[in-house]
RNA sequence: AGAGUUUGAUCCUGGCUCAGAGUGAACGCUGGCGGCGUGGAUUAGGCAUGCAAGUCGAGCGAUCCUUGUUGAUUUUUUACUAGCGUACUUGUACAAAGGUAAAAUUGAGACGCGGGAUAGCGGCAAACGGGUGAGUAACACGUGAAUAAUCUUCCUUAAAGUCAAGCAUAGCUUCGUGAAAACGGAGGUAAUUCUUGAUUUGGUUUUUGAGCCUUCGGGUUCUUCUAUUAAAGGUGGGGAUCCUUCGGGACCUGCCGCUUUAAGAUGAGUUCGCGUCCUAUCAGCUUGUUGGUGGGGUAAUGGCCUACCAAGGCAUUUGACGGGUAGCCGGCCUGAGAGGGUGACCGGCCACACUGGGACUGAGACACUGCCCAGACUCCUACGGGAGGCUGCAGUCGAGAAUCUUUAGCAAUGGACGAAAGUCUGACUAUGCGACGCCGCGUGCAGGAUGAAGGUUUUCGGAUCGUAAACUGCUUUUGUUAGGAAAGAAAAUUUCAGUAUUAAUAGUACUGAAACUGACGGUACCUAAAGAAUAAGCCACGGCCAACUCCGUGCCAGCAGCCGCGGUAAUACGGAGGAGGCAAGCGUUACUCGGAAUUAUUGGGUGUAAAGGGUAAGUAGGCGGUUUAAUAAGUGAGGGGUGAAAUCUUCCGACUCAAUCGGAAAACUGCCUUUCAAACUAUUAGACUUGAGGUUGGAAGAGGGAAAUGGAAUUAGCAGUGUAAGGGUGAAAUCUGUAGAUAUUGCUAAGAACACCGACGGCGAAGGCAAUUUCCUGGUCCAAAUCUGACGCUAAAUUACGAAAGCUAGGGUAGCAAACAGAAUUAGAUACUCUGGUAGUCCUAGCUGUAAACGAUGAGUACUAGGUGUUGGUCUUUUGAUCAGUGCCGCAGCUAACGCAUUAAGUACUCCACCUGGGGACUACGGCCGCAAGGCUAAAACUCAAAGGAAUUGACGGGGACCCGCACAUCGGUGGAACAUGUGGUUUAAUUCGAUGCUACGCGAAGAACCUCACCUGGGCUUGACUCGCCCGUCGUACUCUCUUGAAAGGGAGAGGUCAUUUAGUUGGACGGUGCACAGGUGCUGCAUGGCUGUCGUCGGCUCGUGUCGUGAGAUGUUGGGUUAAGUCCCGCAACGAGCGCAACCAUUGCCCUAUGUUGCUACCAUACAAUUGAUCUUCGGAUCGUCUGUGUGCGCACUCUUAGGGGACUGCCUGGGAUAACCAGGAGGAAGGUGGAGAUGACGUCAAGUCAGUACGGCCCUUAUGCCCAGGGCUACACACGUGUUACAAUGGACGGUACAAAGGGCUGCCAACCCGUGAGGGGGAGCUAAUCCCAAAAAGCCGUCCCCAGUUCGGAUUGGAGUCUGCAAUUCGACUCCAUGAAGCCGGAAUCGCUAGUAAUGGAAGAUCAGCUCGCUUCCGUGAAUACGUUCCCGGGUCUUGUACACACCGCCCGUCAAGCGAUGAAAGCUGGAAGUACCCGAAGUCCUAUGUAGUUAGGCCGAAGGUAAAGCUGGUGAUUGGCGCUAAGUCGGAACAAGGUA
Repeated sequence: AGAGUUUGAUCCUGGCUCAGAGUGAACGCUGGCGGCGUGGAUUAGGCAUGCAAGUCGAGCGAUCCUUGUUGAUUUUUUACUAGCGUACUUGUACAAAGGUAAAAUUGAGACGCGGGAUAGCGGCAAACGGGUGAGUAACACGUGAAUAAUCUUCCUUAAAGUCAAGCAUAGCUUCGUGAAAACGGAGGUAAUUCUUGAUUUGGUUUUUGAGCCUUCGGGUUCUUCUAUUAAAGGUGGGGAUCCUUCGGGACCUGCCGCUUUAAGAUGAGUUCGCGUCCUAUCAGCUUGUUGGUGGGGUAAUGGCCUACCAAGGCAUUUGACGGGUAGCCGGCCUGAGAGGGUGACCGGCCACACUGGGACUGAGACACUGCCCAGACUCCUACGGGAGGCUGCAGUCGAGAAUCUUUAGCAAUGGACGAAAGUCUGACUAUGCGACGCCGCGUGCAGGAUGAAGGUUUUCGGAUCGUAAACUGCUUUUGUUAGGAAAGAAAAUUUCAGUAUUAAUAGUACUGAAACUGACGGUACCUAAAGAAUAAGCCACGGCCAACUCCGUGCCAGCAGCCGCGGUAAUACGGAGGAGGCAAGCGUUACUCGGAAUUAUUGGGUGUAAAGGGUAAGUAGGCGGUUUAAUAAGUGAGGGGUGAAAUCUUCCGACUCAAUCGGAAAACUGCCUUUCAAACUAUUAGACUUGAGGUUGGAAGAGGGAAAUGGAAUUAGCAGUGUAAGGGUGAAAUCUGUAGAUAUUGCUAAGAACACCGACGGCGAAGGCAAUUUCCUGGUCCAAAUCUGACGCUAAAUUACGAAAGCUAGGGUAGCAAACAGAAUUAGAUACUCUGGUAGUCCUAGCUGUAAACGAUGAGUACUAGGUGUUGGUCUUUUGAUCAGUGCCGCAGCUAACGCAUUAAGUACUCCACCUGGGGACUACGGCCGCAAGGCUAAAACUCAAAGGAAUUGACGGGGACCCGCACAUCGGUGGAACAUGUGGUUUAAUUCGAUGCUACGCGAAGAACCUCACCUGGGCUUGACUCGCCCGUCGUACUCUCUUGAAAGGGAGAGGUCAUUUAGUUGGACGGUGCACAGGUGCUGCAUGGCUGUCGUCGGCUCGUGUCGUGAGAUGUUGGGUUAAGUCCCGCAACGAGCGCAACCAUUGCCCUAUGUUGCUACCAUACAAUUGAUCUUCGGAUCGUCUGUGUGCGCACUCUUAGGGGACUGCCUGGGAUAACCAGGAGGAAGGUGGAGAUGACGUCAAGUCAGUACGGCCCUUAUGCCCAGGGCUACACACGUGUUACAAUGGACGGUACAAAGGGCUGCCAACCCGUGAGGGGGAGCUAAUCCCAAAAAGCCGUCCCCAGUUCGGAUUGGAGUCUGCAAUUCGACUCCAUGAAGCCGGAAUCGCUAGUAAUGGAAGAUCAGCUCGCUUCCGUGAAUACGUUCCCGGGUCUUGUACACACCGCCCGUCAAGCGAUGAAAGCUGGAAGUACCCGAAGUCCUAUGUAGUUAGGCCGAAGGUAAAGCUGGUGAUUGGCGCUAAGUCGGAACAAGGUA
């Protein structure tokens, strides 16, 4: 940075598509590691569970635990003592309450200058932090100001204070209610709770005076006077003095608090300028609305609220009001930039917290995990009543294409509370999950050619995967195992030491030392060990776009971003191999910007591609001549403030690098403010005249309106003349007319339009305006002076005008004429043509408001070569000059081209209007206008990849011009008949196949009885009938003969025969068999091909090189003027040359010459024979000589002829025409004259023309058959249709007889003579001939004669019967010929159609190929031998030039509409059903406020008030029987509208 796609090609316009970058992504395939980021975009849907806001005991009382001291008390034991009792030895024993003492135990309570915990009161925090983006189009946000209209807990600084007293209350105790939640009564208690009093540095307030500032509203400082207003304690330390309940207190002191004030800082409130999406199919909105006054309210201004007064306010294109959508920004993505898109993460602001309303507390909230009320939902319930709010972190369900752990820790950072230790902290730090993104690393490195195996492919040689692998050596990142091992930690705190402060070794502050603290985590990192070990995919490979082959499939399956691939050889589908790209990812989808200058400020357009309003007047707006001065709004320069941080950029640094992170700088293009400048724009004041306008004098005009008048024509009426038609058309008819038309003459009437003049002439803004005259009236031009002094230009909105048709009302109506009727045409004809004919056309008054309203070209101003017409004026008489119009041509320039070009589409400026792919759609809905018809404004869904402009080359035209051609005119045919032959069709077991307009059809086939043969039926063979190679094997091979079976092929049996070579084993050849490779195929594809052929067409064309022109396709040359058979030649010319064609060269034919001379020829001569005739002789038999004819021989080569080689004809000569040329016309000479005749020869190309069945050949198919052999049949069928022929229909003939003249061919498996036989076909016969020798071979028409006499015949010969001949293995299906008999149709052929221009048509015969035989066909040959061509009007074909084109598969083209079918989206619609926002009324929760009861609590009432309800109207969605059009869809129907003059432009 561009590329693909409209066309046959081109340029342009224009859309669609692609390559790039990006993402909070998702999906498919795949997946090794790490770092750093990031992760509910949808249902602001519902939520189980846990946690997310507490803290302070150094504010308070109380409670509990623990500890030290004290310790009432309890219990036990022991000792002593002992009442009462029992026993007896009566004083001893037993038992023993109680008491005393000791020890142990228990433990209330008190105290502590012990510790811990804590429900409650109290303080602070909870308004932060965290989440989300529903609402919001707004001072919400951004930016910059204002606050002299404000508040601010905690914090800092400064000043001053902290005195005295009192009432309660929770907790607690007790009683009660309730299921619970919770609540109530009584009693008593504390405070840094609450209340009162004192004091007042100060504050607030009233008054006085003064200074300063000011936006003039006020603010501020000082002074004076009056009134009013505070506080709370807690905790350490301490020596003297005093008091003491002996605990302590007063007192002094440190710290933390408390109160007042001032200031700061921070945070917040409010106001304003500017900026901030779409919609006008939302144009008017508003009643607390706009302002004022009083009052209320607030921290504070304010209709913020209220009462009263006034009636304003906003918006009008600078978009109010309404509707839709949306959190805003720093930024992020993209882009060269300007812009466009976006608002995840991070950061700032706002809003919200289940939905709606409300206040309380507080410095701060109308409060996410506070309160009250209403509602929906969920849960509990004893049914009475209660509880709840994840848009905190995790997690769950749901919906969705889709988004994570119910983790660890407060170690760090930060926050709340606290004096502190510390507690709390889902903020945060870490971790987990997800390739979601960015970045980094790895999956090994080196060597290694038998280029292995294998895969793929192949032209079978090879090529490729590919040094790739194997193999050898090396390394060890990652991973695994083991060992070691960080930084993140420094503060605070505690202890100790020191310094400072102090009365103090308290305390506090600072310094130093030590101690203590890590969730992550034994993690990062380091080391070692073993070992290539643990690690590659995805997409694409037709073009865009890097990368190609094979197989499969066969418009199927499928692909596809666009163009487009796929119908049998798919680089486009699917697979494979290979190669390309990227890589732990790769693709796809979605979205954004880019490319897109495709909304164009940078940076587009409007004649014909989309696009100039139908025209004008003119409002707002925009723009605006010359000059002076001032100002400084725009503008320029400098300074200041701000533009948060992060981001971006640059530099430096930290993680091994990078991503990432840190530091510094720059930047933040903006806004505000200030100073300066004064050119330009602007504003103000003044001046000027050239823009504009006025005055004066002339001029032209279908300019407009009204009225009057006129003649011609038309039609009608009346009258006359007059008679049979008229009229109309391509031709007719309808129609008019004997009731007198048409025609003609006169008169009358009516309406409409104004011939000639008349002109790319005039006028008008456009539409438009045309007889003449008068009146009224608008504009324009010219000339010369003079006046005003920028008064100008443009022009949304608005207004006026506005052809035709149409509408309303009233007139009018001659002609014309939609509709309508009829007549034609036609397949039809609701048309074109004709005959009629109503609205309408005309007038008046209104409406409509559109046109290809066009110059398809908005208005204005200025500038930029000319030439030539014309209109009006002026000046000049010059041929002209100038101003204003109106045309043509043309330069520069412009344009895609065409074209425009002083009347611009050029160069510039100003303003307006309009365009942004085609269709849907000049449509729907809505609105406005209209009586209606309808007009103006004007979408979307859906659909296509184009639609379009200009020009080019062709092709085509029921376009034009010119030219040619057996194209028309002449002759003869075909089409009618019969037959032959081919084809179609039908039939058949088969009727093999091909050829199918001209260019298939007597064609392949120059010859189907078998064969041919490919078809059918049947019988057989399977390496095969044939070619070639290998292997194996046998012995008597090959070959010959015989028998048998059979239709044959084939099968079976027998006999004969007995290869060559080597010392030998053996080997070779042939043959047979088996097997493998293969043979074979008239099987398919002529649309895979070669080759060959047909056709246009023997038409004159088709091209190239260089140059030139054109942006280009292309053009030029090759067109033009002449001429020719010819692109043949001449001349001209931006062309000059050249090639393939034309012509010529070739062979043939026509004339001459030379040569040649057998088998050809035979003039002269000679001769033989025969015949004719004459003469002589005669023995009358004949002989001789001559003549003529014929045949033969010889001589000969003159002639004919044969075969060669030459000559000849060239417009060369003459006359005329013509450009003096080419050439043409005529003439001479010549055998031949203008290419002498006739052949061969066929340019570039066209028809996917024909042929795979002539042969060749790619691919496919068959392989005991689609191959091969055989017999028979078929190709020969036969209601029919067509083509090509033959024979005829007769007298220009037929029959019979006689008689004449060719050329060119063929011949040994052959042609076959003479002669004989047969009516004949033919048979016999055998001479000659390998041919200028012999034969086929008779030429026929012709000529001479005779007969026939116009008939279905003496024409015609079909058909049939009989008898034969020939060929052949064979003649039935199915040959040809002969003879006899039979004797059909047919009497010259409808529409139509073919051939031919001179030795031609026509006519007559001859020969040949094929071939055993068979021809009416084909090819060749000769005989006889015409007519017509004036010419190009017409039909057909062709060529050149030109023109139109919407065609390019090219008119057998293209293409339109209805109907029918399917699909899709959409409008209308009786209705049905949602939503949002209001209006009126009803009801009215909580709650603030107001009022009342003396105050307070409370209660009652009131205003407002959410939700709810009722009603009416409008708006906006969904759906809807039916209905309207629209779009799309390989092969539907009917027509034929458009494109050519498209057949009616």
About this RNA: The RNA shown here (small-subunit ribosomal RNA) has 1545 nucleotides and comes from a metagenome. The RNAcentral record of the sequence draws on SILVA. The coordinates come from a structure-prediction model, not an experiment, and the mean pLDDT is 82.